[in-house]
Source information
The RNA shown here (small-subunit ribosomal RNA) has 1471 nucleotides and comes from a protist metagenome. The RNAcentral record of the sequence draws on SILVA. The coordinates come from a structure-prediction model, not an experiment, and the mean pLDDT is 80.
């Protein structure tokens, strides 16, 4: 500190994910020790059992036990009951409620209490009545009743019984109110005061979640008089009397949460959390009260109600673990029903002590931290096994064994501390020390495609599985699963599920807003609020410095100490903040004063489609009347519907009516935007410029409000000429609910109101100030010049615009009219969809609008540039591409190859162009891979190895096999060939061309395809290869931030046209000689011809064009002339093209068979379809006769001559030749006869017969002859295919393959044309530019109904719950009042009594009031028959709306239509 991830590939916006460090965790595997820590986050659900609060005897009664001394008393001890007296309000839990009656900070309390405690003042006298326990009655019963009221049942012993317990007197200044003693000889209580510590109440100001789809709330409410109340203030309560207080700085309403210190987490700032520890609040089943008391509305008190659970003899009772341990339930999940009061702390006693689930320690969970251990050393034949493997070896690996050492920690034995300076130790088998024993008891867990550190083998085979993201997996998976190596961390270790980090992805530090999300549609108005010109003077609120308080304990942070060390645990040190005083006065902020530069006034001019209202003009449409005039018009790409003899179009002329302003026009003006255009005239609103004057900061922005706002729409009342949604027709069309055309209604027009939205755009808010220029323009001032009612120039304002430098941007771009540099203010945006939807609100008559979400699903979704493909965009160019020609193909019969079908098999491969007379340059057998039948298993073929020891030749006859004869050698060994048995092992035309080579087609013989240095760009990339010429050609030449350079082109290679030179036999023959007349045979090498070597062509000359160049045309000369003609040569590439059946080869399969042999079949089948041919339909021809001229290529298991048979195919025969020697009628063509236009003397299939040829074999299935047969066809639809010159047509020859079969292949030469001189079109093809939502690249991409499937979500008659509020009625316990009733009475008072009276205790009744009834109205949920909408989901149906001019340019705002997408209408943008 970053990474991955949208793209062919770049830069950018942007969001998902990753890697960090953390949990009171949970879960998977796995485990040795110790030490410190922590442990029910869930059901404030429910609780069984024990045990958490008592203690005082010196306060008292009693009771038991024992002693004494004496018989009734004392003392000692103990305390189970009970009185009474402290505490029980602390400690311990827990976090539901509480959004403020809390909680944090700092402060005030002249509105307060405060038991125990500390000081201090005084006081402390005295009487009297009960009463519990005991002694008992009832009852199921541990409740509980009974001495005590009225009535009524029922019972009893109406007795006795103590005080620091209850009631009086008396004293404490007037009045009111006090007291408790005890044992002892000095302590310690009680009481009354008056200080203080503690604690507590209560006020104040700050601070303290989300939500506006919660805007108004409040009636004791808010103040104030008087009471009452309270420790005390106080509407805290009651009367009266005012009408007040909260609130866009967010009230009230909803939802959600204890609150801090502190904890994680971060560079900080901040986010998160609020477990342990500490401090506050709050609760103790749920709801209400109040007693007692300093102190409670009281967890282990109490009345009442509500539920729940438990006991009952059914009458009635009883109970509260959110103490400690334990149970259930819930839940991914959380512990022992331990031991001690030894310590530190409370509570009670005068003490000793007793209590204490506080708290001490132990147990149990690797829950977390933090320590240590599982051994050290040596040790290569690199052992063995395992995995791999180019089979050489590598690796596990010094790792192991083996030898040599050591005992940390656990184990086993014995000693033994501090925590307590007398005593007291639970922990404690303590911590720590000696000893022993023996490497012994102690290592797993995830991960290896990137991100992110490590590979390989097997198996699987889009299965099964993995996956944080991105993505693996369809047979060679470093991604699954599993082995083996490797990699990280280690008593762990990976997952999950939260926190913050990264994430500047909510930006206060610290972010956008022309195109990525984002500028409100506007501001002539303005409220709240924010900002706000110069100068001076006062204040000190912010501001700045300084002091003081406070920021507790713990933690953090600084520095040391202890526990071996770390965790841990002590000790010290600092913090920001808030509050208070003092102090400064630059900024800012009040408060006073001046000031003119911001803003406004006035004056004088100026430009205008700037706004409203009236009126007038003329061009055109359209339609009436009249006149002329007589067949058409009108529309379109073409047509039609449609007008038209009742007279159109068309032309003259008169009239009505409505609506819009031609030219001027422009980059023009004007306006806040919307928007505004003929002329006049009338009212009015800005704005610009000139100079002086006045006012003095009056300003800027502006939530909210108000105002305006195109066009469509509405609502009412006119108007309607043109144009025209919806309509009706005609066309197109596969369909056309469109594009076209005829018609044509809302509506466009006026007024009056609504509505309030546009791609209302410059996608750019308002305003201020600064920052290089240049050139248009409209409209002021001002000035010089001159040809002066004017022109040019210059200067200076204010509007509009082009260019363009700095800085700016992702980049397009944008730059004084900013999108630069800076300040104020305000609107917004925070992945793509869902969705500008949906409820709710609220404006509208509607139509909408405006405010504005969730579930859920993707991992992208966008901008801008790049590169290439495309495009029914452009521009150049080139091709037998087409145009002009010449022959076919496609009809017909054969031939061949395909497909199909058929079969036992019809082997297998090739499938648009680039598969189909291709592999196949020869399927009768063989080939032969295919089918059937039979047969063989180390094999037909190849190496090794081990054993074992014979083997061949002939003739003839067989086929489920099988006799004979003959020779040789033989005495043994060995070698060599062959065989024979066993084992490694052959072998496979089995699969995979989508794992390979290699070879091949095809775009294409098209001219392109690249690299290096440089330079431009953030970068893909571009230059360079572009532009202006020119060429077959990215060929050249020019120009250029390019310069070079390479693969290609082009030559260089063959063949061919001319000549020359050298050579002349097998080849020639012009002169000469012979001669069988034949280059036969001498002669010659002149010719021809042969094979070698040379010449020659290079735009070299010449002339126009050209830019002097590259070149083009034309010409000259020449056999050839502008790459002379043909081959050959095929650039980076593309098509997962072909080919595993040519070879080769990895991986898979076969392995008595998918291998290997023999025999027949088959590959040759036949309804049909297609591609390639032959051969013809005829007279340019066919027949018969006669007669000419050729290359080239082959030949011994061969061509094969002469002569002879045969109508003939052939056959007899065998010269002559391994070849310039022999061996082969060339046809078409000429002559001449005939046929005469017919299905022919044309065509030749298809059948019959008889032969020949080749072969072991001609039936499935050769090829050829003859005779006889004589189909179909009489020049061929739509369509399409070759050729540009020795081509095309056309005519034979030959050769390879082969024992024999050619209409194909593959070459040869004969005869020998026509037409083009151009690029409109169709095809493909090059380069440039332009658009793109393509990039697997248009055979791309993509929309939307409809139809399944799942999966959320509104509506929805209706409903189940829940909370909280209002009204009413009811009204339990309490507590207040009461001049109510009634009892009762010991102490007070009066009285002689009797009795009264005050008090006290019960009932009533008033008020208040939980719970419960009940009403209406509303909020939130649950569920719902139907429905609506949206998301997802490899291969459903419709159509093609968009993306290229996307085939009708596309979008926005509207209305109307339509199965969808859409479509049209009106205005609007340009993206």
């Nucleotide at each position: 500190c970053g990474a991955a991830u949208u793209u062919g590939a770049u830069u950018c916006u942007g969001g998902u994910u990753c890697a960090g460090a953390g949990u009171g965790a949970a879960c998977g595997c796995u485990a040795g020790u110790g030490g410190c820590g922590u442990g029910u986050u869930u059901a404030a659900g429910a609780c069984a059992u024990g045990c958490a609060a008592g203690u005082c005897g010196a306060a008292u009664g009693u009771a038991u036990a024992g002693a004494a001394u004496u018989u009734a008393u004392u003392c000692u001890a103990u305390a189970a009951c009970a009185u009474g007296g402290c505490a029980u309000a602390c400690g311990g839990g827990u976090g539901a409620g509480u959004a403020a009656u809390g909680c944090u900070a700092a402060a005030a309390g002249u509105a307060u209490c405060u038991g125990c405690c500390u000081u201090u003042u005084g006081g402390u006298c005295u009487g009297g009545g009960a009463u519990a326990a005991c002694c008992g009655u009832c009852u199921a019963a541990u409740a509980g009743u009974c001495u005590u009221u009225g009535a009524c049942u029922g019972u009893u012993a109406u007795g006795g019984g103590a005080a620091u317990a209850c009631c009086g007197g008396a004293u404490a200044u007037u009045c009111a109110u006090a007291a408790a003693g005890a044992u002892u000889u000095a302590u310690u209580g009680c009481c009354a005061g008056a200080a203080g510590a503690u604690g507590a109440u209560u006020u104040u100001u700050a601070g303290u979640c989300g939500g506006a789809u919660u805007a108004g709330g409040u009636a004791g409410u808010u103040g104030g008089u008087a009471g009452a109340g309270u420790a005390a203030c106080g509407g805290u309560u009651u009367a009266c009397c005012a009408a007040g207080c909260c609130a866009a700085u967010g009230a009230u309403c909803c939802g959600u949460a204890g609150c801090c210190g502190a904890u994680c987490u971060u560079a900080a700032c901040g986010g998160a959390u609020g477990a342990c520890c500490g401090g506050c609040c709050a609760c103790a089943u749920c709801g209400g009260a109040a007693c007692u008391g300093a102190g409670a509305c009281a967890c282990g008190g109490u009345c009442c109600g509500a539920g729940u659970u438990c006991c009952u003899u059914c009458g009635g009772g009883a109970a509260g673990c959110u103490g400690c341990a334990g149970u259930c339930a819930a839940g991914a999940a959380u512990c022992u029903u331990g031991g001690a009061c030894a310590a530190u702390g409370c509570a009670c006693g005068a003490a000793a002590g007793u209590g204490u689930g506080a708290u001490c320690c132990a147990g149990c969970g690797a829950c977390g931290c933090c320590a240590c251990g599982u051994g050290g050393g040596u040790g290569a034949u690199g052992a063995c096994u395992g995995c791999c493997a180019a089979u050489a070896g590598g690796u596990u690996g010094u790792a192991a064994a083996a030898c040599c050492c050591u005992u940390u920690c656990a184990c086993c034995a014995g000693g033994g501390a501090g925590a307590a300076u007398a005593a007291u130790g639970a922990u404690g088998u303590u911590a720590c020390c000696u000893g022993g024993a023996g490497a012994a008891g102690a290592a797993g867990u995830c991960c290896c495609g990137g991100c992110a550190a490590a590979u390989u083998c097997u198996g699987u085979g889009c299965c099964a599985g993995c996956a944080g993201c991105c993505g693996c997996g369809g047979u060679a998976a470093u991604a699954c699963a599993g082995g083996a190596g490797g990699g990280a961390c280690g008593a762990g270790u990976g997952u999950u599920a939260c926190u913050c980090g990264g994430a500047a992805u909510g930006a206060u530090u610290a972010g956008g807003c022309g195109u990525a999300a984002a500028g409100g549609g506007u501001c002539a108005u303005u409220u709240a609020a924010g900002c706000g010109g110069u100068c001076c003077g006062a204040u000190a609120a912010g501001u700045u410095a300084a002091a003081a308080g406070u920021c507790g304990a713990u933690g953090g942070u600084u520095a040391g100490a202890g526990c071996c060390u770390a965790a841990c645990u002590c000790u010290u040190u600092c913090a920001u903040g808030c509050u208070u005083u003092u102090a400064a006065u630059a900024c800012u902020g009040u408060c006073a004063g001046a000031c003119u530069a911001g803003a406004g006034u006035a004056u004088a001019u100026u430009a205008g489609a700037g706004g409203a209202u009236a009126g007038u003009a003329g061009a055109a449409u359209u339609c009436a009347c009249a006149g002329a005039g007589g067949a058409g018009g009108g529309g379109u790409a073409a047509a039609a519907u449609c007008c038209a003899g009742u007279a159109a179009u068309u032309u003259u002329g008169u009239g009505a009516g409505g609506a819009a302003c031609a030219c001027c026009a422009a980059a023009u003006g004007c306006g806040a935007a919307g928007g505004c255009a003929a002329c006049u005239a009338u009212c009015u609103g800005g704005a610009a410029u000139a100079u002086u004057a006045c006012u003095g900061a009056c300003g800027c922005u502006g939530g909210a409000a108000g105002a305006c706002g195109a066009a469509g729409g509405c609502a009412u009342a006119g108007g309607u000429a043109g144009c025209a949604a919806a309509u009706g027709g005609g066309a197109u069309u596969a369909g056309a609910g469109a594009c076209c055309c005829c018609a044509g209604u809302a509506g466009u027009c006026u007024a009056u109101g609504c509505a309030g939205u546009a791609a209302a755009c410059g996608a750019u808010g308002a305003g201020u100030g600064c920052u290089a220029a240049a050139c248009g323009u409209g409209u002021g001032a001002u000035a010089a010049u001159c040809u002066a009612a004017g022109a040019u120039u210059a200067u200076u304002g204010u509007g509009u615009g082009u260019u363009a430098c700095a800085g700016c941007u992702a980049a397009c771009g944008c730059a004084u009219u900013a999108a630069g540099c800076a300040c104020u203010c305000c609107g917004c945006c925070u992945g793509g969809g869902g969705a500008g939807u949906a409820c709710g609100a609220u404006c509208g008559c509607a139509a909408g609008g405006u405010u504005g979400a969730a579930a859920c699903u993707c991992a992208a979704a966008g901008a801008a540039a790049u590169u290439g493909g495309c495009g029914g965009g452009g521009a150049u160019u080139c091709a037998u591409a087409c145009a002009a020609g010449c022959g076919g193909u496609g009809g017909a019969a054969c031939a061949u190859g395909u497909g199909g079908u058929u079969u036992a098999a019809u082997u297998c491969g090739a499938c648009g162009a680039u598969a189909c007379g291709c592999g196949a340059a020869a399927a009768a057998c063989c080939u032969u891979a295919c089918c059937g039948a039979u047969c063989c298993u180390u094999g037909a073929c190849a190496u090794c190895u081990a054993u074992u020891g014979u083997u061949g030749u002939u003739u003839a006859a067989u086929a489920u096999g099988u006799a004979g004869a003959u020779a040789u050698u033989u005495u043994a060994u060995g070698g060599a060939a062959a065989a024979a048995u066993a084992g490694a092992c052959a072998g496979g035309u089995g699969u995979u061309g989508c794992a390979u080579g290699g070879c091949u087609g095809u775009c294409g013989u098209c001219a392109g395809c690249u690299c290096g240095u440089g330079u431009c760009g953030u970068g893909a990339g571009a230059u360079g290869u572009u532009g202006g010429g020119u060429u077959a050609a990215g060929u050249c030449c020019u120009u250029u931030a390019a310069c070079g350079a390479g693969c290609g082109c082009a030559a260089c290679c063959u063949c061919u046209a001319u000549c020359c030179u050298u050579a002349g036999u097998u080849g020639c023959a012009a002169a000469c000689u012979g001669u069988u007349u034949u280059a036969c045979a001498g002669u010659g090498c002149a010719c021809u011809c042969u094979a070698a070597g040379g010449a020659a062509a290079c735009u070299g000359c010449u002339a126009a064009c050209a830019a002097a160049g590259a070149g083009u045309u034309a010409g000259a000369g020449a056999a050839a002339g502008g790459u002379g003609g043909a081959g050959a040569u095929g650039a980076c590439g593309u098509c997962a093209a072909g080919u595993a059946a040519u070879c080769a080869u990895g991986g898979c399969c076969c392995u008595u068979a998918u291998g290997g042999a023999u025999c027949g079949g088959g590959c040759u089948a036949c309804a049909c379809a297609c591609g390639u041919g032959u051969u013809a339909c005829a007279a340019u021809g066919g027949u018969a006769a006669u007669g000419a001229c050729a290359g080239a290529a082959a030949g011994a298991a061969g061509c094969g001559a002469a002569a002879g048979u045969g109508c003939g195919a052939a056959c007899u025969a065998g010269a002559g030749c391994a070849a310039a020697u022999c061996u082969u009628u060339a046809a078409a063509c000429a002559u001449u006869a005939u046929c005469u236009c017919a299905g022919u003397c044309c065509g030749g299939a298809u059948u019959g017969u008889a032969g020949g040829c080749u072969g072991c074999a001609a039936c499935u299935c050769g090829c050829c002859u003859a005779c006889a047969u004589g189909a179909a066809g009489u020049u061929g639809g739509a369509a399409u295919c070759g050729c540009u010159a020795g081509u095309a047509a056309u005519c034979g020859c030959g050769u390879a393959u082969c024992a024999g079969c050619a209409u194909g292949a593959c070459g040869c030469g004969g005869u020998g044309a026509a037409a083009u001189u151009g690029u409109u079109c169709c095809u493909g093809a090059a380069u440039c530019u332009u658009g793109c939502a393509c990039a697997c690249a248009c055979c791309g991409c993509c929309c939307g109904u409809c139809a399944a499937a799942c999966c959320c979500u509104g509506g929805g008659a209706a409903u189940c719950g829940a909370a909280a509020g209002u009204g009413c009625c009811c009204g339990a316990a309490g507590c207040u009042g009461u001049u109510g009733u009634u009892c009762u009475u010991a102490a007070c008072c009066u009285g002689u009594a009797a009795a009264g009276g005050a008090g006290a205790g019960a009932c009533a009744c008033u008020g208040u009031u939980a719970a419960g009834g009940u009403a209406a109205a509303g909020u939130c949920u649950u569920u719902g028959a139907c429905u609506g909408g949206g998301g997802u989901u490899a291969a459903g149906u419709c159509g093609u709306a968009a993306c290229a001019a996307g085939g009708u340019a596309g979008c926005c705002g509207u209305a109307g239509g339509g199965g969808a997408a859409c479509c049209u209408g009106c205005g609007g943008c340009u993206g």